[in-house]
């Protein structure tokens, strides 16, 4: 120092201001926010990877019995939902990543009215990132 194995900490950001209305932090106008790794140089929109959602399965309610539904757990490549610049102009040896200008996008379940910002599931999980020890080379 390098590889295994273990354990342990960390691991999400935003609605202020008007407008309409019986009502909106969900509609309209302005505004505000961008997990992790990669990439010749710093990325929300270039690759990819996570959380949600569907899907598959297994159990419990509900039913006389199934099916539907309604709850919980489990699986991950199945990748549908899956997102969104073939942007312009400028600096460089290199930049859709950085400067200056324009566009864009954004899980499900709730809600007197549709939500990236509110409220929940979440004191949850995770891509990962530090760290600490053990063993062998």
């Nucleotide at each position: 120092g390098c590889g295994c194995a273990u354990u342990c900490u960390c691991a999400g950001g935003g609605c202020g201001g008007g407008g309409u209305g019986g009502a909106a932090u969900u509609c309209c106008c302005c505004a505000c926010c961008g997990g992790c790794g990669g990439u010749u140089a710093c990325a929300g929109c270039c690759c990819g990877c996570g959380a949600g959602c569907g899907c598959c399965c297994c159990c419990g309610g509900c039913c006389a019995g199934a099916a539907a539904c309604c709850g919980g757990g489990g699986g991950g490549u199945c990748a549908g939902c899956a997102g969104a610049c073939a942007c312009c102009g400028g600096u460089g040896g290199a930049a859709u990543u950085c400067c200056g200008g324009g566009g864009c996008c954004g899980a499900c379940g709730g809600u007197c009215a549709c939500a990236g910002u509110c409220c929940g599931g979440a004191u949850g999980g995770a891509a990962g990132a530090g760290a600490a020890c053990u063993c062998a080379g």

Description:
The RNA shown here (FMN riboswitch aptamer (RFN element)) has 137 nucleotides and comes from Sagittula salina. The coordinates come from a structure-prediction model, not an experiment, and the mean pLDDT is 76. The model forms 100% of the base pairs in the Rfam consensus. It matches the Rfam family "FMN riboswitch aptamer (RFN element)". From the family's description: The RFN element is a highly conserved domain that is found frequently in the 5'-untranslated regions of prokaryotic mRNAs that encode for flavin mononucleotide (FMN) biosynthesis and transport proteins. The sequence was found by an Rfam model in a public genome assembly.